A computed fold for a 484-nucleotide part of an RNA from an uncultured Alphaproteobacteria bacterium, annotated as small-subunit ribosomal RNA, 5' domain.
Its mean pLDDT, the model's own confidence on a scale to 100, is 85.

Context: one part of a larger RNA
């Protein structure tokens, strides 16, 4: 000196920040990833004009609008915990054998066919999740043929590999190569916690060759072959922890943390797997098993808050089931937009720092009224009352932002500015033997009680309890706990 702090007494405002350090405990509700009809057929609806008409309406056609589904890209980001985990996991500084959707630059290309499907439509199972079977359709879905180098195999000869439209006509788009750029996988050197009452540890272990796998090196995987690695400079085992910029203390070395912010790691009920993809620990995606809870018609389903609220339980202890997408940013769309509990803002908490405030002058008869007391007085105390003043604050009332502008303000009628009214709305805490700043009276009598230390307390206690007075800090104040 410091705190994400807690309690105990008290409490007027304002600005900024911060707010489940326990139970990675179980969750009721409601949101938190969507979008594109300018990729695509169908349905609905509303309206024009036209034909029919039994005047109800049907048919065609043409505009706008909606979207269950196919198809596209985003759901790998952005948000959360910190259980693991002593590790090339983090930092730092090197490498070399690699990928990279969106964006960018540069060259070339977008040619020609075809088969399905999903919605529908009818049959139909099943309490319900969901489902079969049949027929019908499209594409920027899906498969073929053509082409075909600065690519791909290959010593060469030579083989080989693609594409898709859309439309308002302006463009947006696909497909093949080669570069950027920002990501991002990999090896390595150094540094990173305690115990030896943990001394040996490994058989794919350590190396080589061949094949395998992969985006890429490599025992990453296999097969053979050789016996190797690591180790007191502390292996292996065990404990214990997410790491860093930093934060706190400190003259500084050092110590001590790692909330909130930022960077990187790791997880998403518990354990395992893989699929799709440019990309997976895939939180709100799938398989399977395992504990739990629901829901059933007992045949069989359904979930997973360590996103934001909110909820019980744990604890000394930690907020609202709130408002907008007005800004930043993000995804999707050619736009307009849509969506976003990220954000950005309101609530709630003296939780922590700031700033202001609870009046100001004047006022002695040094009032009462309270304590002391040698009984004369002394103090409280210019305090107070009285008079003169101000209006921060408060309460009234009135205008009224920037934040954004070509438009669009959730904060908000908010900050802010006039004007009215009136001291009017506003002090409290702990301590007073030493350390330590501040002292008498009574009460009590080793008793009741205090206390950090030292030690008061057994009849005159400045140490217990109380009255008076002071000291000290203030909207705090003091105790506890933990660092230094």
């Nucleotide at each position: 000196a410091a705190c994400g702090a807690a309690c105990g007494c008290u409490g007027g405002c304002g600005g900024u920040a911060u707010g489940c350090u326990u139970a990675a405990c179980a969750c009721a509700u409601g949101c938190a990833a969507g979008u594109c009809g300018a990729a695509c057929g169908g349905a609905c609806u509303u309206g024009g004009u036209g034909g029919c008409u039994u005047c109800g309406g049907u048919c065609a056609u043409c505009a706008a609008g909606u979207u269950a589904g196919u198809g596209g890209c985003a759901g790998a980001c952005g948000g959360g915990u910190g259980a693991g985990u002593a590790a090339c996991a983090c930092g730092u500084g090197g490498g070399a054998a690699c990928g990279u959707a969106c964006c960018u630059u540069u060259a070339g290309g977008u040619u020609u066919g075809g088969a399905a499907u999903a919605a529908c439509a009818g049959u139909u199972g099943g309490a319900a999740a969901c489902g079969a079977c049949u027929g019908c359709u499209a594409a920027u879905a899906c498969c073929g043929g053509a082409u075909a180098a600065u690519c791909c195999c290959g010593a060469a000869a030579g083989g080989g590999c693609a594409a898709a439209g859309a439309u308002u006509u302006a463009u947006c788009g696909c497909c093949u190569a080669a570069g950027g750029a920002g990501c991002g996988g990999c090896c390595c050197g150094c540094g990173c916690u305690a115990g030896a009452u943990u001394a040996g540890a490994u058989a794919g272990u350590u190396g080589g060759u061949g094949g395998g796998g992969u985006a890429a090196u490599g025992g990453c995987c296999u097969a053979c072959c050789a016996a190797g690695u690591c180790u007191a400079u502390g292996a292996u085992c065990u404990a214990u922890a997410g790491c860093u910029g930093g934060u706190u203390u400190g003259a500084g070395a050092g110590g001590a943390u790692g909330a909130u912010c930022a960077g990187c790691c790791a997880c998403a009920c518990u354990g395992g797997g893989a699929c799709u993809u440019a990309g997976a620990u895939a939180c709100g995606g799938c398989c399977c098993a395992g504990a739990c809870u629901c829901c059933u018609a007992c045949g069989g389903g359904a979930g997973g808050c360590a996103g934001c609220a909110g909820u019980g339980g744990g604890g000394a202890a930690u907020a609202u089931u709130g408002g907008a997408c007005a800004a930043u940013g993000g995804g999707c769309g050619a736009a307009a937009g849509c969506c976003u509990g990220a954000u950005c803002c309101a609530g709630c908490a003296a939780u922590a720092c700031c700033g202001c405030g609870u009046g100001a002058g004047u006022g002695a008869u040094g009032a009462a009224g309270g304590c002391c007391u040698u009984c004369u007085g002394g103090u409280u105390g210019u305090a107070a009352a009285a008079c003169u003043c101000u209006u921060u604050u408060a309460u009234c009332a009135g205008g009224g932002a920037a934040g954004a502008u070509a438009a669009u303000g959730a904060c908000g009628g908010u900050a802010c500015c006039u004007g009215a009214u009136g001291a009017a709305u506003a002090a409290g805490a702990u301590c007073c033997g030493g350390c330590u700043a501040a002292c008498u009276u009574c009460g009590u009598g080793c008793c009741a009680g205090c206390a950090g230390c030292c030690g008061c307390g057994g009849u005159a206690a400045u140490a217990c309890g109380a009255a008076g007075g002071g000291a000290u800090c203030u909207a705090g104040c003091g105790u506890u706990g933990u660092u230094c």